[in-house]
RNA sequence: GCACCGAAAUGGCAAAACCUGAGUAAUCAGGUGACGCAAAGCUACCUGUCCAUAGCUGGUGGAUAGAGGGGUUUUCGAA
Numbered sequence: 001g002c003a004c005c006g007a008a009a010u011g012g013c014a015a016a017a018c019c020u021g022a023g024u025a026a027u028c029a030g031g032u033g034a035c036g037c038a039a040a041g042c043u044a045c046c047u048g049u050c051c052a053u054a055g056c057u058g059g060u061g062g063a064u065a066g067a068g069g070g071g072u073u074u075u076c077g078a079a
């Protein structure tokens, strides 16, 4: 230095709910707020789930990264 791992420390993110706005919807953005998180940083490639649609049992478009996997970037350094 790298990998595994996750004690400690510095910090980081932000569930539900509420308010405002966008969207047909799923849902998303901002504010308040913390359920939790060692990748709860990014990525829609795969699976799953959700929404819309219609030519209807399978196709198209969208959403979900805090459902799982994969890819990629990254703080610290005890056992």
Base pairs, nucleotide, nucleotide: 005077006076012037013036017032018031019030020029021028022027035066041072042071043070045069046068047067048064049063050062051061052060053059

Predicted 3D model of a 79-nucleotide RNA (c-di-GMP-I riboswitch aptamer) from a Deltaproteobacteria bacterium. The sequence was found by an Rfam model in a public genome assembly.